[in-house]
RNA sequence: CGAGGCGGACAGACGGUCGCGGCCGUUCAGGUUUCUGACGGCUGAGGAAAGUCCGGGCUUCACAGGGCAGGAUGCCGGAUAACGUCCGGCGGAGGCGACUCCCGGGAAAGUGCAGCAGAGAUAUACCGCGGACGCGCUGCGCAUGCGCAGUGCGCGCAAGGGUGAAAAGGCAGUGUAAGAGACUACCGUUUCUGCAGUAAUGCAGGAAGCCAUGUAAACCCCAUCCGAAGCAAGACCAAGCAGAAAGCGACAGGCCUGCCCGGCCUGCUUUCAGGUAGGUCGCUCGAGGCCGCCGGCGACGGCGGUCCAAGAUAGAUGACCGUCCACGACAGAACCCGGCUUAUCGCCCGCACUCGGAUC
RNA sequence: CGGCGAUUAGCGCAGCCCGGUAGCGCAUCUGGUUUGGGACCAGAGGGUCGCAGGUUCGAACCCUGCAUCGCCGACCA
Numbered sequence: 001c002g003a004g005g006c007g008g009a010c011a012g013a014c015g016g017u018c019g020c021g022g023c024c025g026u027u028c029a030g031g032u033u034u035c036u037g038a039c040g041g042c043u044g045a046g047g048a049a050a051g052u053c054c055g056g057g058c059u060u061c062a063c064a065g066g067g068c069a070g071g072a073u074g075c076c077g078g079a080u081a082a083c084g085u086c087c088g089g090c091g092g093a094g095g096c097g098a099c100u101c102c103c104g105g106g107a108a109a110g111u112g113c114a115g116c117a118g119a120g121a122u123a124u125a126c127c128g129c130g131g132a133c134g135c136g137c138u139g140c141g142c143a144u145g146c147g148c149a150g151u152g153c154g155c156g157c158a159a160g161g162g163u164g165a166a167a168a169g170g171c172a173g174u175g176u177a178a179g180a181g182a183c184u185a186c187c188g189u190u191u192c193u194g195c196a197g198u199a200a201u202g203c204a205g206g207a208a209g210c211c212a213u214g215u216a217a218a219c220c221c222c223a224u225c226c227g228a229a230g231c232a233a234g235a236c237c238a239a240g241c242a243g244a245a246a247g248c249g250a251c252a253g254g255c256c257u258g259c260c261c262g263g264c265c266u267g268c269u270u271u272c273a274g275g276u277a278g279g280u281c282g283c284u285c286g287a288g289g290c291c292g293c294c295g296g297c298g299a300c301g302g303c304g305g306u307c308c309a310a311g312a313u314a315g316a317u318g319a320c321c322g323u324c325c326a327c328g329a330c331a332g333a334a335c336c337c338g339g340c341u342u343a344u345c346g347c348c349c350g351c352a353c354u355c356g357g358a359u360c
Numbered sequence: 361c362g363g364c365g366a367u368u369a370g371c372g373c374a375g376c377c378c379g380g381u382a383g384c385g386c387a388u389c390u391g392g393u394u395u396g397g398g399a400c401c402a403g404a405g406g407g408u409c410g411c412a413g414g415u416u417c418g419a420a421c422c423c424u425g426c427a428u429c430g431c432c433g434a435c436c437a
Stems, first nucleotide, its partner, number of pairs: 001356004005351004010346001012324007020044007028037003046330001050341002053339005058230004065261004070226005075089005090104001092101003105221002110219002112215003126161002128157003133154010169187002172184003188210001189208008234281004243272006252266005274436003288307008325328001361433007370386004380417001388404005410426005
């Protein structure tokens, strides 16, 4: 200098005018338990506010308890309020590398499935290989029931061919009639012991056998966890109306999680009709942000200081002008947090991170 | 704002649970029947299974993420 890797911040900037939501104030005006207006001050969207995919707070209902279902998660250890998230490690994959991906319990408890092709799909022999063994046939030789050669069937084999995603470890050698873990070395698999490690696991040595292919984002098994609904939850105040029908009715109905046992309550459920759609609270100070120190590899935790940063309810956060630049993406809070996922013009910062080239 | 559901041929729907050649009805086309048309009979064509990724030998189906469309939810009595 070039090409990358990882982490983090920002999301046009500045000035002026007008407008809108919220809060506070006023020796102002109307009005008079308080509200409206005017004026002044402060403040006013995001990294994803989104999808609603997980987890928690909060609220209401339920909660003597038990069983069966149902759902979620899944290498090991840790963090956390909790999580399917995060951190560190293990194993696997990719990259020259920094680093990234995040697939990960059990197929030796059982069941199911493996279409087509192929001889055979968890079991086989189509082509093939063989002539050790048995029974034949043919030819030759003769010592006439034996030998040799060829061949058919039985038989032996699973090396090779072929089919397939997958054919009972791979490769080399020994061995054999031909072959084969049948045997041997190496690699792989399982298991035992020792060592290291909290563990997953790794390394070393020994042994076994190559027996049981794959699929659990198929049923399932094992371990752990899970009450339901959601701020239109819910609490209070005010206003107003009109009930009717059907069903079930104590061996009933409703609620308690879907079912059962069991428990509690006494009218309940559905449909149609009717009334009000006003106010207050919930509502934003919170597992909060920023800075520093300490502990930890880290996620994170502890201590101290400092700050308050939208809260609407038909729903505010906008428009115009001027200057400048690299010409501005995705996108708009609605109870609140922690994550994940998805969308996103660009620009900046940090790294005692990597690779390549040149020069000293 | 919250909670659910659906997407398969031109239209309306099965198939998905439990993976193995994607079907039914109407519509379209061709032929037959009829003097002709309708109806009827016989046959044919027509599918990125909403999109993308993953699991699997194999995905409409199982898992994940998107997109589009639709439904329900105030209180009193």

Predicted 3D model of RNase P RNA and transfer RNA as a complex of 437 nucleotides. It holds a member of the Rfam family "Bacterial RNase P class A". Rfam links the family to the GO terms tRNA processing, ribonuclease P activity and dimeric ribonuclease P complex.